Molecule: small-subunit ribosomal RNA
Organism: uncultured bacterium
RNA sequence: AGAGUUUGAUCCUGGCUCAGGAUGAACGCUGGCGGCGUGCUUAACACAUGCAAGUCGAACGAAGAAGAGUUGAAUGAGAGCUUCGGCAGGAUUUCUUCUCAUCUUAGUGGCGGACGGGUGAGUAACGUGUGGGCAACCUGCCCUAUACUGGGGAAUAAUCACUGGAAACGGUGACUAAUACCGCAUGUCAUCACCGGAGGGCAUCCUCUGGUGAAAAAAGGAGUAAUUCGGUAUAGGAUGGGCCCGCAUCUGAUUAGCUAGUUGGUGAGAUAACAGCCCACCAAGGCGACGAUCAGUAGCCGACCUGAGAGGGUGAUCGGCCACAUUGGGACUGAGACACGGCCCAAACUCCUACGGGAGGCAGCAGUGGGGAAUAUUGCACAAUGGGGGAAACCCUGAUGCAGCGACGCCGCGUGAGUGAAGAAGUAUUUCGGUAUGUAAAGCUCUAUCAGCAGGGAAGAAAAAUAACCAAAUUGACUGUACCUGACUAAGAAGCCCCGGCUAACUACGUGCCAGCAGCCGCGGUAAUACGUAGGGGGCAAGCGUUAUCCGGAUUUACUGGGUGUAAAGGGAGCGUAGGCGGCGGAGCAAGUCAGAUGUGAAAGCCCGGGGCUCAACCUCGGGACUGCAUUUGAAACUGUUCUGCUAGAGUAUCGGAGAGGCAAGUGGAAUUCCUAGUGUAGCGGUGAAAUGCGUAGAUAUUAGGAGGAACACCAGUGGCGAAGGCGGCUUGCUGGACGGUAACUGACGCUGAGGCUCGAAAGCGUGGGGAGCAAACAGGAUUAGAUACCCUGGUAGUCCACGCCGUAAACGAUGAAUACUAGGUGUCGGGGCACAAAAGUGCUUCGGUGCCGCAGCUAACGCAAUAAGUAUUCCACCUGGGGAGUACGUUCGCAAGAAUGAAACUCAAAGGAAUUGACGGGGACCCGCACAAGCGGUGGAGCAUGUGGUUUAAUUCGACGCAACGCGAAGAACCUUACCAGAUCUUGACAUCCCAAUGACCAUCCGGGCAACGCCGGACUCCCUUCGGGGCAUUGGAGACAGGUGGUGCAUGGUUGUCGUCAGCUCGUGUCGUGAGAUGUUGGGUUAAGUCCCGCAACGAGCGCAACCCCUAUCUUUAGUAGCCAGCAUUUCGGAUGGGCACUCUAGAGAGACUGCCAGGGAUAACCUGGAGGAAGGCGGGGACGACGUCAAAUCAUCAUGCCCCUUAUGUCCUGGGCUACACACGUAAUACAAUGGCCGUCAACAAAGGGAAGCAAAGCCGCGAGGUGGAGCAAACCCCCAAAAACGGUCUCAGUUCGGAUUGCAGGCUGCAACUCGCCUGCAUGAAGCUGGAAUUGCUAGUAAUCGUGGAUCAGCAUGCCACGGUGAAUACGUUCCCGGGCCUUGCACACACCGCCCGU
Repeated sequence: AGAGUUUGAUCCUGGCUCAGGAUGAACGCUGGCGGCGUGCUUAACACAUGCAAGUCGAACGAAGAAGAGUUGAAUGAGAGCUUCGGCAGGAUUUCUUCUCAUCUUAGUGGCGGACGGGUGAGUAACGUGUGGGCAACCUGCCCUAUACUGGGGAAUAAUCACUGGAAACGGUGACUAAUACCGCAUGUCAUCACCGGAGGGCAUCCUCUGGUGAAAAAAGGAGUAAUUCGGUAUAGGAUGGGCCCGCAUCUGAUUAGCUAGUUGGUGAGAUAACAGCCCACCAAGGCGACGAUCAGUAGCCGACCUGAGAGGGUGAUCGGCCACAUUGGGACUGAGACACGGCCCAAACUCCUACGGGAGGCAGCAGUGGGGAAUAUUGCACAAUGGGGGAAACCCUGAUGCAGCGACGCCGCGUGAGUGAAGAAGUAUUUCGGUAUGUAAAGCUCUAUCAGCAGGGAAGAAAAAUAACCAAAUUGACUGUACCUGACUAAGAAGCCCCGGCUAACUACGUGCCAGCAGCCGCGGUAAUACGUAGGGGGCAAGCGUUAUCCGGAUUUACUGGGUGUAAAGGGAGCGUAGGCGGCGGAGCAAGUCAGAUGUGAAAGCCCGGGGCUCAACCUCGGGACUGCAUUUGAAACUGUUCUGCUAGAGUAUCGGAGAGGCAAGUGGAAUUCCUAGUGUAGCGGUGAAAUGCGUAGAUAUUAGGAGGAACACCAGUGGCGAAGGCGGCUUGCUGGACGGUAACUGACGCUGAGGCUCGAAAGCGUGGGGAGCAAACAGGAUUAGAUACCCUGGUAGUCCACGCCGUAAACGAUGAAUACUAGGUGUCGGGGCACAAAAGUGCUUCGGUGCCGCAGCUAACGCAAUAAGUAUUCCACCUGGGGAGUACGUUCGCAAGAAUGAAACUCAAAGGAAUUGACGGGGACCCGCACAAGCGGUGGAGCAUGUGGUUUAAUUCGACGCAACGCGAAGAACCUUACCAGAUCUUGACAUCCCAAUGACCAUCCGGGCAACGCCGGACUCCCUUCGGGGCAUUGGAGACAGGUGGUGCAUGGUUGUCGUCAGCUCGUGUCGUGAGAUGUUGGGUUAAGUCCCGCAACGAGCGCAACCCCUAUCUUUAGUAGCCAGCAUUUCGGAUGGGCACUCUAGAGAGACUGCCAGGGAUAACCUGGAGGAAGGCGGGGACGACGUCAAAUCAUCAUGCCCCUUAUGUCCUGGGCUACACACGUAAUACAAUGGCCGUCAACAAAGGGAAGCAAAGCCGCGAGGUGGAGCAAACCCCCAAAAACGGUCUCAGUUCGGAUUGCAGGCUGCAACUCGCCUGCAUGAAGCUGGAAUUGCUAGUAAUCGUGGAUCAGCAUGCCACGGUGAAUACGUUCCCGGGCCUUGCACACACCGCCCGU
């Protein structure tokens, strides 16, 4: 210090979330030790039991205990008792009188129970904090000072007697004391009253002093004594309190008015004291927008937590204050209380009871129940510190000191250290090689903190007191504690959370949108680093996580430190009250402000520096700080205030012109409609097209006259006026404002403006008028799936006027008002000035309005830019995520409609702004393509072939599904193929590698048995090399590693392919622009088939594509001449057959040729286009191969390869038979036809190209009607063979289901093949179906093309109407780009980005 999350990406706005710190915490898992702290936050709920406030006998009487002495009485000592003194001169014992000292204590009395301890219910208050005041007060004990303490009296508890009651508690009578109580005396001082004097202050007043008068005190105790402790009065101090005041102290206005002792006065009372504190009378005040009253919540503070700070939150422990003591009320006593462990009353609750009546108050310490997520022992001691009483000893003290329990917090320590590679074992993973755990362990060496054992062993305690001095001695709860020493063993001591990003840390398996995780984003649908487990890793550590809460981050309430054109946000506008702010001089004051000093700001805490516990936490000392408040002394710039001036702000006056500014009255023409009359005839009207409607009862049209209402064409203009809403014919009247000129007057009179008041479009409401046109509602007609709409025909409120309401609009410039300043340019409206000019006008300048462009600056960008959204100041209004919602409730206003004000629960992680790139648009511009159009031929109708769907089936194997699946994989399913089905068989396997054993063969061939067939059983035949050890090879058998899979996933993949599309595009480097995504380049003007080329340009270059380079073809040359050819020559059986030749054709090598090269025109002098010449070919000559970046999770795991998963006597292998060929149906693609441009017959043995041929092509000849058979010359091929048809010519048929058409079927044959039944092809004869050119719709083709005719090849034993090739014959049309489809480029809109097959709304 930031980060994640809105988007395809970007910037911004904005919320949500996280990382930090903290806690009186709780929960989960875990847990070794010690120190210091801390522990009912909930029920101020109820409480059993014990303790928490007593003490003084030196105030008093009395009682008791045990002693000593004493009086009296009784008793009467033996071997006695004994203190060794003594005792018959009376010992001892018992009783008794008096006295003494000690102890105990119920009562009277004194002091203390008002402190200490607890709690936070109440309280929004002078309660608290802070600073003051009391000239309006009190203060026991304590300190200082002065004076005094004389003399009397009357009672009463205790006690005794009687007596009531269950008890608690009493009642009556009698006795008695005091430091208890009451008079009297004295009266310093003080108080009060009256009469004087002096001084002071802050209003009431205060102080000092003289005189007279009045009232008013006391207590004794101890001690031999000295003396001491008390007592009374007064003054002062100290301490503690009481009261008053300034300031500060939570939220709500959906609480706006509150108040009757209320506010004040006079008098009396009460109090320690002031005061409506209380009372009587009088007055009518007092508080409140600076928030009264009411409601909610809350003890306040020092401080604590957090924060850079300012702030925000909290108010446990410790300390100060307050309040309370079961709830409510009241007083008494007292120095002090309206009293936690006092009293009285009432209430609730609990307990006792003899039912009559009584007792109680843990928010003291422990403890119990209850509540709760949750909070401890019915401990020890007064040793210390402190408190109460006492003269003191001492007593009391759950205050306090300690201990116990709890990881509740903070702090400290430990759980070992060194060495140790065979990198052990185990575990995890693996590409099987390894890697990780990991020097980790084991092993060896060492140490001993803590705990355990043994031994020693503090400090806290020196005061008080013992009468003084000296000296001596006493006292420890904690505690045998802290600490120290010794021996002993690594032995007893580690967990928790996390590992997708934020955020440090990754793999395997399981799971399969399931189970689950999750703080946010989000993971999980078969290869999950996000679930669960394991291994490994990261973090912290006696703890670790989670939950809750607070601050921070959040500048996300913004004082520091935010905003409001479009993200949330400027009030619809003006006037104006309070308030806030305010021009230029001078003088005074000193409230704000600044400076000095003083007081205070308790202690603790915090910070700094020391010190003490071994360190630390903790404790302690000193300093700082406590930013505040108050007093006082100064300063006078600024603000304020008072006085005095000024004129630049503001206003007045006067002159002048501009204007749809407002109100009222009058008036005008055009047009619509209606009425009357004329002319006139069949339609009018309306629409995309129609219909409803009007019209022969005369419409529409047209002419004339009239009625009535509303609105004012042209002028008219980003022109004018007005605060906004708004204002438009003309005239008149009344009237507001602005502007310009002059500079006479006033002299800051100003700006803004919460509340308030006024104005405020349209619609709507009320009353009364008016009503031509228009027109919600409504009616009808259309449209449509529907059409409560859009369109049409009608039509009522309303629109108009007067008066009164309403008070809202995208009331917008989505931009509050005012003032000042800050480059320019150019229009326009209203004025003024100067110059020129006769004038129109022109130029310059100035003031006020209204526009555009643009610099700086600002802005997230768009944009704004002197009319700011710039730079500053002042004031007001408003905003704080989206939805819920401008809703509900409440209140105010309104006749109503409704308006104003204005939430919450709940829910989401976004909602949003601007800009970018795409895609898209029934947006635009340009361009292209057999895309349309123009043509030719088809498909869709028929039967047949073939593929597909569907259905069926044991199986009808599988894949392909818009274009881009469907004569597709399949260039050829009778068996095989074959993957499917039924049945049968094998299990290391049909196939590969390795090991062992046996055999000498195996294979092939032949034979036999058996089977549906394979498998199976049996027979015959049967090795090589050798160094003789063996080796090779083959088969069989065996064991396991493994084989095998056309099983799954094309959404895990490679490779291959299709498609957009042979469309002209797709990108990069550097530079530049932009905050950025991105843009530029690649856009623009031309041009092209082309991002092809030219020109221009903040771009300059480059790459992949285009083109070219490659192949075929069209022309020519050359080389060559086996096969091929034959012009000329010769021979000839007349066949290029032969010689010969290679000239030509041809073959196949090498070359040439075409490049807008030339000319003309156009174009920009370019690129290029048009035309022409020449040329075999002309503007890419014609074809082919060649397919940019990418798109479609496109196709293929069944060509192949391959990850993972699955099967392993089967999902593998092998065999027979069947199926892939089924058949109510639907679709695609072909072939054949429907005929005369034709069919049939005959003739011309008419004329090709390209291929193929040895398990082959096969000639001639012969046989057959034919398929074919026979035959076998020739040919491994420019040699031989396969090998043409349409056309042309002649004849016939004559428009018909035919001499068209050939399906289907019957019979008879042929060929291939182990085998044509399911299920092949062909031939002959016979049969002769549908079909007469095909609905909606749809397809191919632009020239050697379409159409038409045949030929060949691959596959192949056989099987083509398919596919791939080949040549023959050989057209028509293209005006053109409006439209359909697809594509390219530019631009525009966008709430789409899975991208319009989108998104999204309502029911």